Record summary:
Predicted 3D model of a 72-nucleotide RNA (transfer RNA) from uncultured Oscillochloris sp. Its mean pLDDT, the model's own confidence on a scale to 100, is 83. Taxonomically the source falls in Oscillochloris (Bacteria, Bacillati, Chloroflexia, Chloroflexineae). It matches the Rfam family "tRNA". It is annotated as a transfer RNA.
RNA sequence: CGCGGCGUGGAGCAGUGGCAGCUCGUCGGGCUCAUAACCCGAAGGUCGCAGGUUCGAAUCCUGCCGCCGCUA
Numbered sequence: 001c002g003c004g005g006c007g008u009g010g011a012g013c014a015g016u017g018g019c020a021g022c023u024c025g026u027c028g029g030g031c032u033c034a035u036a037a038c039c040c041g042a043a044g045g046u047c048g049c050a051g052g053u054u055c056g057a058a059u060c061c062u063g064c065c066g067c068c069g070c071u072a
Stems, first nucleotide, its partner, number of pairs: 002070006010024004018055001026042005048064005
């Protein structure tokens, strides 16, 4: 240089064109003598960046950035 995969709340991941979700964590409350566990609730996301297609894009297309791998 060439090819492929990945990038989504603090962490790990789902979502394959129509409201952005799950588990864990965090915070508040309940329970308990107390802690853990358990139960209820809440906060937290410009979906890597920029453009394009579309009535509508996390999702499709293009370029760029980052990470991982393959090939020479």